[in-house]
RNA sequence: GUGCUUCGCUCGGGGCGUCCUCCGUGGACUGAGAAGCACCCGUUGAACCUGAUCCGGAUCAUCCCGGCGUAGGGAAGCAGCCACCGUCGCGU
Numbered sequence: 001g002u003g004c005u006u007c008g009c010u011c012g013g014g015g016c017g018u019c020c021u022c023c024g025u026g027g028a029c030u031g032a033g034a035a036g037c038a039c040c041c042g043u044u045g046a047a048c049c050u051g052a053u054c055c056g057g058a059u060c061a062u063c064c065c066g067g068c069g070u071a072g073g074g075a076a077g078c079a080g081c082c083a084c085c086g087u088c089g090c091g092u
Stems, first nucleotide, its partner, number of pairs: 001084003008078003011042004016036001017029004048073003054067004
C1' cells in the first nucleotide's frame, strides 16, 4: 500500500399500517419493528421511498401475500486483527 472476514468506535438512513371498539394506557392481524431509551438498514445497498388511487390472489380489513423488480432512487468513514505486495533499516 492492497485485499478478505469479523468485531469495535463514531456517524448516518428508515418505517410505523389494517380491523374491531364500550374510544381506554383496550382487543385482533401481519411483521424484526405498528412510537420503542426499541427494531431494521448503510453502496456486495429489496432497510426504506417512488412508480402506485398499479396488476393478480387471499382477507372482516390492510403493500396481508405475490407480481411489478437485472425499474428509478436510497444512508460510510475510521481504527485494529489476518493475508499478500513494495520500500527502508538492522543482524547473520
The RNA shown here (TPP riboswitch aptamer (THI element)) has 92 nucleotides and comes from a Planctomycetia bacterium. The model forms 90% of the base pairs in the Rfam consensus.